[in-house]
A computed fold for a 1192-nucleotide part of an RNA from a Candidatus Tiddalikarchaeaceae archaeon, annotated as large-subunit ribosomal RNA, half B. The prediction has a mean pLDDT of 83. The organism belongs to Candidatus Tiddalikarchaeaceae, within Archaea. RNAcentral holds the full RNA, with entries from ENA. Its Rfam family is "Archaeal large subunit ribosomal RNA". Rfam links the family to the GO terms structural constituent of ribosome and ribosome.
Context: one part of a larger RNA
RNA sequence: GCAAGCUUAGGGAAUUCGGCAAAAUAGCCCCGUAACUUCGGGAGAAGGGGUCUCAGCGCUUGUAAUCUUAAGAUUGUGAGUGCUGGGCGCAGUGACAAGGGGAACCGGACUGUUUAAUUAAAACAUAGCUGAUUGCAAAUUGGAAACGACUAGUACAAUCGGCGACGCCUGUCCAGUGCCAGUAUCUGAAAGCCCGGUCCAACGGGUCCAAGGACUGGUUAACGACGGAGGUAACUAUGACCUUCUUAUGGUAGCGCAAUGCCUUGCCAUUUAAUUGAUGGCUUUGCCAAUGGCGUAACUAGAUUCCCACUGUCCCAAGCUUGAACCCUGAGAAAUCACUUUACCGGUGCAGAAGCCGGUGACCUCCAGUGGGAUGUGAAGACCCUUAGAGCUUUACUGCAGCCUGCAGCUGCGUUAUUAGUCGUGGAUUAUAGAGUAGUCAGGAGACGUCGAAGCAAAACCGUCAGGUUUUGUGGAGUCAACGAUGUAACACUGACAUUCAUGGUUGGUAACGCUUUACUUGAACGUUAUUGUUCGAGGACACCUGUUGGUGGGCAGUUCGGCUGGGGUGGCACUCCCACGAAAAUGUAUCAUGGGAGCCCUAAGGUCAGCUCAUCCGGGUCAGAACUCCGGAGUAGAGUGCAAAAGCAAAAGCUGGCCUGACAGGAAUCUGCAAAGCAAGGAUUCCUGCCACGAAAGUGUGGUUUAGCGAUCCUCCAUGCUCUGUUUCUGAGAGCUGGAGCUGACAGAAAAGUUACCUAAGGGAUAACAGAGUUGUCCCGUCCAAUAGUUCAAAUUGACGACGGGGCUUGCUUCAUCGAUGUCGACUCUUCCUAUCCUGGCCGUGCACAAUCGGCCAAGGGUGCGGGUGUUCACCGAUUAAAAGGGAUCGUGAGUUGGGUUAAGAACGAGGUGACUCAGUUUGGAUAAUAUCUACUGGAGGUGCUCCGUGCCUGAGUGGAAGGAUGAUUGAGUACGAAAGGAACGAUCAUUCGAGGCCACUGGUUUACCAGUUAUCUGACAAGGUAUCGCUGGGCAGCUACGCCUUAAGGGAUAAGAUCUGAAAGCAUCUAAGAUCGAAACCCCCCGCGAAACGAGGCACGGUUGAGACAACUCGUAAAUGACGAGUUCGAUAGAAACGGGGUGUAAGCACCAAGGCAACGAGGUGUUCAGCCCGCGUUCACUAAUAAGU
Repeated sequence: GCAAGCUUAGGGAAUUCGGCAAAAUAGCCCCGUAACUUCGGGAGAAGGGGUCUCAGCGCUUGUAAUCUUAAGAUUGUGAGUGCUGGGCGCAGUGACAAGGGGAACCGGACUGUUUAAUUAAAACAUAGCUGAUUGCAAAUUGGAAACGACUAGUACAAUCGGCGACGCCUGUCCAGUGCCAGUAUCUGAAAGCCCGGUCCAACGGGUCCAAGGACUGGUUAACGACGGAGGUAACUAUGACCUUCUUAUGGUAGCGCAAUGCCUUGCCAUUUAAUUGAUGGCUUUGCCAAUGGCGUAACUAGAUUCCCACUGUCCCAAGCUUGAACCCUGAGAAAUCACUUUACCGGUGCAGAAGCCGGUGACCUCCAGUGGGAUGUGAAGACCCUUAGAGCUUUACUGCAGCCUGCAGCUGCGUUAUUAGUCGUGGAUUAUAGAGUAGUCAGGAGACGUCGAAGCAAAACCGUCAGGUUUUGUGGAGUCAACGAUGUAACACUGACAUUCAUGGUUGGUAACGCUUUACUUGAACGUUAUUGUUCGAGGACACCUGUUGGUGGGCAGUUCGGCUGGGGUGGCACUCCCACGAAAAUGUAUCAUGGGAGCCCUAAGGUCAGCUCAUCCGGGUCAGAACUCCGGAGUAGAGUGCAAAAGCAAAAGCUGGCCUGACAGGAAUCUGCAAAGCAAGGAUUCCUGCCACGAAAGUGUGGUUUAGCGAUCCUCCAUGCUCUGUUUCUGAGAGCUGGAGCUGACAGAAAAGUUACCUAAGGGAUAACAGAGUUGUCCCGUCCAAUAGUUCAAAUUGACGACGGGGCUUGCUUCAUCGAUGUCGACUCUUCCUAUCCUGGCCGUGCACAAUCGGCCAAGGGUGCGGGUGUUCACCGAUUAAAAGGGAUCGUGAGUUGGGUUAAGAACGAGGUGACUCAGUUUGGAUAAUAUCUACUGGAGGUGCUCCGUGCCUGAGUGGAAGGAUGAUUGAGUACGAAAGGAACGAUCAUUCGAGGCCACUGGUUUACCAGUUAUCUGACAAGGUAUCGCUGGGCAGCUACGCCUUAAGGGAUAAGAUCUGAAAGCAUCUAAGAUCGAAACCCCCCGCGAAACGAGGCACGGUUGAGACAACUCGUAAAUGACGAGUUCGAUAGAAACGGGGUGUAAGCACCAAGGCAACGAGGUGUUCAGCCCGCGUUCACUAAUAAGU
């Protein structure tokens, strides 16, 4: 020093993030209790008083006996509750046990639940409010299904959401996204139907058309949302008011610097000496109404502030107890471990060395300690990046369940309507001409009629509006055809056919409805081991189920979520190309280097032939006049060249005109792309073949004067011709070859979004955050110049614009060391260094009278403090002070402490996001390992050496110290100075404060030696004791201590700045050059420690082979972890005992007497014996005991 405890004078939260921890309070009885309130509470509010013991007397009452029979009394024994008197102590719930309280505010209403092992909360839950779904074979839900849950429930029920007691309330918006409903029309798959497809088919087109979508409405206690500009009132300010843009609507009530406000420590008030705090107001850019808004009694191991009480939290520490540590005996792990003969300082070095270089230090070994270093140990860094995963989300991509839906099957019978086909019956069929409403062809000369002809009437139907057909009635016997005419066709009648209408049957479709003892589903009763079954019902060709179609579909799954990059992200494109420069005279050459461009355009802006010369300037002309136009001249390019730049270009590559399409088809090679390996598309160049254009010709022409203007495979389309595809032929359809078009700009070309703080792995110091290193723009400090200010005057003071440096504290930059880990802010503790000096010391100047300032020089010895709010460093504030200086040491210091902040997992607010989730925004909660090997340091020992051994005493090389620092008062002196106001100094004396060393007579603390009081209980009682923190309480010697006491001068030497003397260089002057004198808390002495291991190992004295001296043993303490040191050992006071002295406590036991009372017994207690008894780590005396004996 540590752990667990005990006690502390004075102060009383000054400590600290924060009263953390501790202390204090405490039981029971009586009195008395506020705001507020949901009237229940709050409340044990708060705040007071009492509490022990003895004696007597009451009252209530249990029980037993007796008396006596009563509403009783007496006696005994209990329980409870009072009154009166007596008594003791510091203290009477005497120990144990046993709330600290109050005021305000935030959150959550409450009791409850939660992250077993870092988060107990404001999170979850909750009663209550509200929305949605659901009529039971329900909705929801588990399962592949069978079959289950809800449920032996039935809307007062169940399920799924949201809010969260209660009170007052809950505004506007349906444009978006959801959800619900509707839906004329549009869209909409398969199947069906129709058409095309030479026949069939593939295939194509159309029609019909479900869900869904479009569309139309509704819905916010669904997801959600809830503006801007300008002007305006008679001071100013503000803006009730007005204008305008705009929206689906433009935030209402309430609240507001808040768990929400960046700025911000907002402003005001209260609280404080002082408040980044708290509370109350303000509030214009804040929140905001069941993602609930605002209040709220009660409750709360929740967050925050204040007050009272209380205290070792602190000023400022001290003492004590027990344990561990330490020493001895026995037993005996672990992490770790390249090596070592394991120092310090400076330097160097991959930039932070015990090991390298230089210097210095250092005899060998051990023990106890402390934790500065070993970039110490522990864990292949959790931050960051790269790579690879995983969890989660969604309007990422692609799918799958589920759900909705059409069609088909399981699947029957009917009715009605409608539709399509087919069969039957019946009717109808008007060009013109023709009596006239002639369907076509064939046959045909008769046919029909009392079984009722013509005619007439009525009705129905058809109609080309002329008329026709049928039915009924009437009527009562004829009518039609042939012939003839007309015409393409001639008629009665019969048959066939065509078109159309009606009707009937039949086969299908569609829609609606019905039936079923007929599939299928299913309830009840009976019965059965059970299934099957029987009866009566409910549904019913639906549903279930199966196949198929479309829709929906993070419910689930598989995946993806570029690159470069002065870390990554954000930004950008430096990702494909072109020009110049960088680029260092071949070529080539990097950066998120610098300066600029391309992703086209042009049928002429292309080819060729011919002609011409530009920009600009000068002269002239015209004109009222300048430019332009016109004429003449000069004119190497100062123009132009489609587009950036560079290069190039003059009878041209520029300008103009003529004629044309070579901007053509095919092929080969070279260069480039891509230097020096390979390589695609693309680009350019040269040549050949063919065909052309222009030119008289030579020739030129394979687009634009050159260098940018671009794109693979698959797939689709277009063009041309040829080839190919089942067993023949012909078609159809398809395939291939060649050329072209459609794209990948991340441009040699995947079809692709987020989030992770719940995270994981592999790696990286290839790469960030801390710290180091380098640099020093920034920062701090200085020098030069000297404008300006200073009445005048640059330099008493001020010091612009500029120039040049230093430092390495700020912030950057770099990314060099460290990612198989160097613990990160602040505080505490403790040490040392620097000076650019805040104070103290010595000086100089002054716009220095004095005093107080101002500026500067020397100087680092010492000092540089206490508080308030804040996590703060910093900054601000309060009161002091001589002063409250600035910095470094891994932003010194976590194997030293703390853990408030930052920076994990929980949770909330605001904000962002559809969401998962996120925020150098806020808020609350949240685990700090360890036995020290080496070195280092603080101490303690042993050994060797030091040239014979030893005992004692010195010297002092060296080393440590601050051993002192500072202030005030009095005096000097109301003096010097000054007009006054004011107002020093040298010196002397006294005191204070901070520090240092020592001590314990005093004061105070402790005092688990000791004495006394006392509670509970045990030892039967007394006495005497045990246990309860030493039980608690009151005292307390020695010792140890501070809060107590003592000491803590001066002087000398050499100097700094500075002041001087003499004095030349330089006949003067000059503090300097030679010489000399002063001059400071700094330096060296003086003073106090250590210090012969000071390898230069010292000196002096004495003793010693006739045995010096030391050790051991024993008794011990002025010493002490162990060693050591010191005293003593019978020739002895070393320790103990004893006696005496001096102290502590406070008057023992026993006995006697007294004592309130009581008939007595008894009796708390008091007095005396008794300054008693008990006790003592102190002193003296005293050999009684033990220091004997025997050793090295």